Model confidence (mean pLDDT): 76 of 100. Predicted 3D model of a 379-nucleotide RNA (Bacterial RNase P class A) from a Gemmatimonadota bacterium. Lineage of the source: Bacteria > Pseudomonadati > Gemmatimonadota. Its Rfam family is "Bacterial RNase P class A". From the family's description: Ribonuclease P (RNase P) is a ubiquitous endoribonuclease, found in archaea, bacteria and eukarya as well as chloroplasts and mitochondria. The family's RNA type in Rfam is ribozyme. Rfam links the family to the GO terms ribonuclease P activity, dimeric ribonuclease P complex and tRNA processing.
[in-house]
RNA sequence: GGGACGGGCCGAGGGAUCGCCGCCGGGGGUUCGUAGAGCCCGCCGGAUGGAGGAAAGUCCGAGCUCCCGAGGGCAGGGUGCCGGGUAACGCCCGGGCGCCGCAAGGCGACGGAAAGUGCCGCAGAGAGCAGACCGCCGAUGGCCCCCAUGAAAGGGUGCGGUAAGAGCGCACCGGGCCGCUGGCAACAGGGGUCGCACGGCAAACCCCACCCGGAGCAAGGCCAAAUUGGGGACGAGGGGUGGCCCGCCCCGCCAGAGUCCCGGGUAGGCCGCUAGAGGCCCGGAGCGAUCCGGGUCCCAGAGAAAUGAUCCCACCGCUUCCUCGCGGGCUUCCCAAGAGGGGCGGGACAGGACUCGGCUUACGACGCCCGUCCUCCUG
Numbered sequence: 001g002g003g004a005c006g007g008g009c010c011g012a013g014g015g016a017u018c019g020c021c022g023c024c025g026g027g028g029g030u031u032c033g034u035a036g037a038g039c040c041c042g043c044c045g046g047a048u049g050g051a052g053g054a055a056a057g058u059c060c061g062a063g064c065u066c067c068c069g070a071g072g073g074c075a076g077g078g079u080g081c082c083g084g085g086u087a088a089c090g091c092c093c094g095g096g097c098g099c100c101g102c103a104a105g106g107c108g109a110c111g112g113a114a115a116g117u118g119c120c121g122c123a124g125a126g127a128g129c130a131g132a133c134c135g136c137c138g139a140u141g142g143c144c145c146c147c148a149u150g151a152a153a154g155g156g157u158g159c160g161g162u163a164a165g166a167g168c169g170c171a172c173c174g175g176g177c178c179g180c181u182g183g184c185a186a187c188a189g190g191g192g193u194c195g196c197a198c199g200g201c202a203a204a205c206c207c208c209a210c211c212c213g214g215a216g217c218a219a220g221g222c223c224a225a226a227u228u229g230g231g232g233a234c235g236a237g238g239g240g241u242g243g244c245c246c247g248c249c250c251c252g253c254c255a256g257a258g259u260c261c262c263g264g265g266u267a268g269g270c271c272g273c274u275a276g277a278g279g280c281c282c283g284g285a286g287c288g289a290u291c292c293g294g295g296u297c298c299c300a301g302a303g304a305a306a307u308g309a310u311c312c313c314a315c316c317g318c319u320u321c322c323u324c325g326c327g328g329g330c331u332u333c334c335c336a337a338g339a340g341g342g343g344c345g346g347g348a349c350a351g352g353a354c355u356c357g358g359c360u361u362a363c364g365a366c367g368c369c370c371g372u373c374c375u376c377c378u379g
Stems, first nucleotide, its partner, number of pairs: 001375009010364002013313006020050003023046004027041006052349001056360002059358005064216004076212005081095005096110001097108004111207002116205002118201003135143003155173006174196001175194004180189003220271004230262005242254003278297008315346005321341004327335003
């Protein structure tokens, strides 16, 4: 110099003007009996607050709220190497094993296939039944080495052995079983023993272990008009209607008008609502995730919903324009690294709506910083 890998941080820099939504103070109006309080205002002021790292997808896990629920079992769903962290998790940290990479490092649904069932297409002799056919041999029998197929072939490599062969025998590697050592464990190492039995697939059913009620702030709670309807109390005097009662009269009761009260629901209003598993700094424990202690700060909370616009400067890119010109050439001239000026263009992904912890996805628009590995050159 080049090529990679890992981690952390920041998310549109400075200024001016005009606006938007809250909050605070003042002013005005209005209601209630003054005081004072509530409500309203397209009035004034404020060195006042005003989106994110993902506010997103709504994929996991919780808080909170209401409903349901003795306990246990079945069904259903989820998770799945080991240890730790956490309120919890399918998240995070550390470790083991396997695979990939020269390496830094990356990736992994990574429990059980000797409980049972099922599947293994094509190819191939053969896919769990072992071995038709071809082939080999000392040939009416013996053999499956080689070759070949496949994702996978009844251990592998080598030597011996044999008629030809084969764990048939031996050595090493692999594997099963039984101890030992280290480790909390996953697992690793080593010893003995067994010629090798148990092919693969569980993101197939299944088995094992652990976990799991439902709905969601339109949760839920409080206050509470007008109108209709419901319930209750009162219902004076005169006239009159229907029923109890076939006709008439008198009396009584019921219904009907009216007045007042009560409770439920709706419109509307208030709470929930933002001080929280909170941010920042310091110290301590731990490899780390994280935890403990101390200090300090208050940081949108409204309603179908406010953050924007313009200009100047700075920044970045392009430039057939202008100036300077490291240096070079065919030296009245031409080329030209770079710097300054001018002109044109640019500023991503995306936005709260009860709140947190994660994951995933999107994005750098001017991104910035730290560490590690490989390789080349020079000394």